[in-house]
Molecule: transfer RNA
Organism: Planctomyces sp.
RNA sequence: GGCGGAAUUCCCGAGCGGUCAAAGGGGCCAGACUGUAAAUCUGGUGGCUAUGCCUUCACAGGUUCGAAUCCUGUUUCCGCCA
Numbered sequence: 001g002g003c004g005g006a007a008u009u010c011c012c013g014a015g016c017g018g019u020c021a022a023a024g025g026g027g028c029c030a031g032a033c034u035g036u037a038a039a040u041c042u043g044g045u046g047g048c049u050a051u052g053c054c055u056u057c058a059c060a061g062g063u064u065c066g067a068a069u070c071c072u073g074u075u076u077c078c079g080c081c082a
Stems, first nucleotide, its partner, number of pairs: 001081007010026003018065001027045006046054003058074005
């Protein structure tokens, strides 16, 4: 240099254009249980003026009524070829 793959919430990790603030696991917070702790179980875990609204899937644009998902460019990482 060429080709291909990857980047998701605190961490890991799944994710068909609409059913997504986004499965599941871990961690954390609260509660139940327990003499205490651990284990187990239940609920919560982006923000807010909270039946809703706003923002978010590496970054910047684009397509679309609608994008984590499709397209373009960029950045970083991994693999193969030279």